[in-house]
C1' cells in the first nucleotide's frame, strides 16, 4: 500500500392494521404501531412485472358482466432487473 471483509459496535428504515386527511380509485401524506429490510437510502424522463382509470373493440336480449400480447392517463422503489449515493470493519 493493496485486496477480501465475518460476528459486532453505533444507529437506520417501517409492514398488516388503527386514528386523520388528500385523490374516482390504484394510492400517497401525517401520528400511532412492528411484519421485516445490509441498501426497506434516491431515481419510472433505464427494462419488465402488478394494480387504478379512462376510451376502442368483441361477448350479450341489454349491461355498470366478461375478454383484449389493443390506445391513452395514473399508482406501486418493500415485485424483478438495472442505475446511482451510504455506515462500520476482525483474521
Nucleotide at each position: 500500500c493493496c485486496g477480501u471483509a465475518a460476528u459486532a459496535a453505533g444507529g437506520g428504515c417501517a409492514a398488516a392494521c388503527c386514528c386523520a386527511u388528500c385523490g374516482u380509485a390504484a394510492g400517497g401524506u401525517g401520528g400511532g404501531g412492528a411484519c421485516g429490510c445490509a441498501a426497506a437510502g434516491c431515481c419510472u424522463a433505464c427494462g419488465g412485472g402488478u394494480c387504478g382509470g379512462u376510451g376502442c373493440g368483441g361477448u350479450u336480449g341489454a349491461a355498470g358482466u366478461c375478454c383484449g400480447c389493443c390506445g391513452c392517463c395514473g399508482a406501486c422503489g418493500g415485485c424483478c432487473g438495472g442505475g446511482u449515493u451510504g455506515c462500520c470493519g476482525g483474521a
Molecule: c-di-GMP-I riboswitch aptamer
Organism: Bacillota bacterium